Predicted 3D model of a 74-nucleotide RNA (transfer RNA) from a Chloroflexota bacterium. It matches the Rfam family "tRNA". Rfam links the family to the GO term triplet codon-amino acid adaptor activity. Taxonomically the source falls in Chloroflexota (Bacteria, Bacillati).
RNA sequence: UGGGGAUUGGUGCAACGGCAGCACGCUACGCUCUGGACGUAGAAAUCGGGGUUCGAAUCCCUGAUCCCCAGCCA
Numbered sequence: 001u002g003g004g005g006a007u008u009g010g011u012g013c014a015a016c017g018g019c020a021g022c023a024c025g026c027u028a029c030g031c032u033c034u035g036g037a038c039g040u041a042g043a044a045a046u047c048g049g050g051g052u053u054c055g056a057a058u059c060c061c062u063g064a065u066c067c068c069c070a071g072c073c074a
Base pairs, nucleotide, nucleotide: 001070002069003068004067005066006065007064010024011023012022013021018054026042027041028040029039030038047063048062049061050060051059
């Protein structure tokens, strides 16, 4: 430098252009002598900017970071 992939709660992952969800974790409550387990409820996220659209995590443009492959210089 070129090609490809990835970026979503604290962590790991989902989501056909139409309610942002699951598991673990966290908080509260219940249960228990206490703790764990279990049950119920709750808080917390779409990498930045722009565009298309009635509507964008999803499509388009652009930028950033990380990973993989190839190459260039020394």